[in-house]
RNA sequence: GCCAGGGUAGCUCAGUUGGUUAGAGCACAAGAUUCAUAUCCUUGCGGUCGUGAGUUCGAAUCUCACCCCUGGUA
Numbered sequence: 001g002c003c004a005g006g007g008u009a010g011c012u013c014a015g016u017u018g019g020u021u022a023g024a025g026c027a028c029a030a031g032a033u034u035c036a037u038a039u040c041c042u043u044g045c046g047g048u049c050g051u052g053a054g055u056u057c058g059a060a061u062c063u064c065a066c067c068c069c070u071g072g073u074a
Stems, first nucleotide, its partner, number of pairs: 001073007010026004019057001028044004050066005
């Protein structure tokens, strides 16, 4: 350089024929429980969906360019 896969919450990830709220687990905070801690339970917090543009009434999802990560290849 070329090919393939990936980038979504602090971390690991889901979200697919474009559509009516962007979610789960862990973590964190509060409450409840306990003599206390842990576990368990309830609630909450947390996102420019890598960046920019395009298509569309509507984009995490489709198209293009760029950035970054992983693997393959000479």
Molecule: transfer RNA
Organism: bacterium